[in-house]
């Protein structure tokens, strides 16, 4: 110097003006309240995003166990509240490496295996190879998986023997496959030793499905409380004097319509749940690791369909002209995105920069 690979981090600084949302003090108001006032103080993110797991919190339901029905997940072993996340082995599978990707069962059973190809699952004769018959630049019948061709994928490889030609048809040797024993690892699994087996068991379970663990429903528009105005519900007293309207031919009675307090259900509305927490920064210790203990030391948005922002200068970063011995001029970009109960994780988005670790090639000493 070039190419890779794995992590972790920033994600524009400072003033200055004017603004906006939270709270807190004040002022003004007899308090409540309200203010468009003054100060003071705090105001996104690494992903707030997708809503894709998993947890806390709430309210419902069951308040014991089983069974079935749907989901989810799936090597072992740690981590964690929790988790389909991480962490660290183990197998397999890419890569020269560093380092990535994958992970129950295809030997219970049933379905798929497009194109292409003769043949796609107790195989198969299109070329070819062999034998035979016709009687001949070629047909027909048998054989044959050694070669050739098609596919993702065509039923172990070398190699000698055999044979018309071939073929685990036989043999060796390598591979595999069931069994037994003992090791070594908490396990997954690793490696030996001993025997049988010519070799069965092609792929797919994000296809049915088996087997094993897990699993109630819903979601802050959850919940709780406080509570008008109107209409309506009930209690109790009062007043049944007039009237209305029902019953009745009419009177009389009887219900009903009223009045005054009270109680209770919702509705607008108002507080609440809100945010100090599996918190955050630093040490320090146990662990390989995730991670977890102690310790000090901070408080860091809680608004209401939603405030967190515009603009100036000076700087930074990076790119694009000119200039060019150096100094530099001018002009553009500075992303993704936007808290709505709260967290742990995945996944997806992102201008530009910084850092650490490894790997692989070349150059020089």
């Nucleotide at each position: 110097g070039g190419a890779g690979u794995g992590g972790c981090c920033c994600g524009g600084a400072u003033g200055g003006u004017c603004g906006c949302g939270g709270c807190a003090g004040g002022c003004g108001u007899u308090u409540u309240u309200c203010g468009a006032c003054c100060u003071g103080u705090c105001g996104a993110g690494g992903a707030a995003a997708g809503u894709c797991c998993g947890g806390g919190c709430u309210g419902c339901a069951c308040u014991g166990g089983g069974c079935a029905a749907g989901g989810a997940u799936g090597c072992c072993g740690g981590a964690u509240a929790a988790c389909g996340u991480c962490c660290g082995g183990c197998g397999g599978g890419g890569g020269c490496g560093a380092c990535c990707c994958c992970g129950g069962g295809a030997a219970a059973g049933u379905g798929c295996c497009a194109c292409a190809g003769a043949g796609a699952g107790c195989a198969g004769a299109c070329c070819g190879c062999c034998g035979g018959g016709c009687a001949u630049g070629g047909c027909c019948c048998g054989g044959u998986a050694a070669g050739g061709g098609u596919g993702a994928a065509a039923g172990g490889g070398u190699g000698c023997g055999g044979u018309a030609a071939g073929a685990g048809c036989g043999c060796a040797c390598c591979g595999c496959c069931c069994c037994g024993c003992g090791c070594g690892g908490c396990a997954a699994c690793g490696g030996g030793c001993g025997g049988g087996g010519g070799c069965a068991c092609g792929g797919u379970a994000a296809a049915c499905c088996c087997c094993a663990u897990c699993c109630g429903c819903a979601g802050c528009a959850a919940g709780g409380c406080c509570a008008a105005a109107u209409a309506g519900g009930g209690a109790a007293g009062c007043a049944u004097c007039c009237g209305g309207c029902g019953u009745g031919g009419c009177c009389c009675g009887c219900g009903u319509c009223g009045c005054u307090u009270c109680c209770g259900g919702g509705u607008a509305g108002g507080c609440u749940g809100c945010u100090a927490g599996a918190a955050u920064g630093c040490g320090c210790c146990a662990g390989c690791a995730a991670u977890g203990g102690c310790g000090c030391a901070u408080c860091c948005a809680g608004a209401g369909g939603a405030a967190u922002g515009a603009c100036c200068a000076u700087c930074a970063u990076c790119c694009g002209u000119c200039a060019u011995u150096u100094g530099g001029a001018c002009g553009g970009a500075u992303a993704c995105a936007g808290a709505a109960c709260c967290c742990g994780g995945c996944u997806u988005a992102c201008a530009g920069g910084g850092c650490c670790g490894c790997u692989c090639c070349g150059c020089u000493u």